[in-house]
């Protein structure tokens, strides 16, 4: 320098005819217990890496760009 894959909650990751974004763990409050562990109920937490474009509408499609992994030279 060129090719491929990945980027979504604090962490690990889902999410296809494009139509209001989810799980587990973690976190907060409450309940059960004398307390812990544990269990249960409820809740907070998201510019879907960034910019532009296509579209009535984009996490999803196109282009560019940044970062990570990997392959080739």
């Nucleotide at each position: 320098g060129g090719g491929g894959c990945c980027g979504u909650a604090g962490c690990u990751c889902a999410g296809u005819u494009g139509g209001u974004a989810g799980a587990g763990c973690g976190c907060g409050u409450c309940c059960a217990u004398g307390g812990c562990a544990u269990g249960g109920a409820c809740g907070a937490g998201g510019u879907c890496g960034c910019g532009c474009g296509u579209u009535c509408g984009a996490u999803c499609c196109g282009c560019g760009u940044c970062g990570g992994c990997u392959c080739c030279a």
This is a predicted structure of a 73-nucleotide RNA (transfer RNA) from an Actinomycetota bacterium.
The organism belongs to Actinomycetota, within Bacteria.
It matches the Rfam family "tRNA". The family's RNA type in Rfam is transfer RNA.